[in-house]
RNA sequence: ACUGUUAAAGGCAAACCCGUAGUGAUACGGGGACGCAAAACCAUGGAUCCUGAUUGUUGGAUUGCCAGGUUGCCGGUC
Numbered sequence: 001a002c003u004g005u006u007a008a009a010g011g012c013a014a015a016c017c018c019g020u021a022g023u024g025a026u027a028c029g030g031g032g033a034c035g036c037a038a039a040a041c042c043a044u045g046g047a048u049c050c051u052g053a054u055u056g057u058u059g060g061a062u063u064g065c066c067a068g069g070u071u072g073c074c075g076g077u078c
Base pairs, nucleotide, nucleotide: 001077002076003075004074011036012035016031017030018029019028020027021026034064040070041069042068044067045066046065047062048061049060050059
């Protein structure tokens, strides 16, 4: 630098339930595991969702939707 998890050490935690916050999408905490080689971080582009009056301006949400950027454990090849 490229590559990947069979192996070792680990890590995260879907749906759902309870509580809290929010108009809402949803977020946080606890429980819980569908899964994940970055399911670590960044809303930059696309996409979807909420708000807006129903189109729309504005403002939000989702990184475990796709891409992109930054960083990291271990193994393999050069």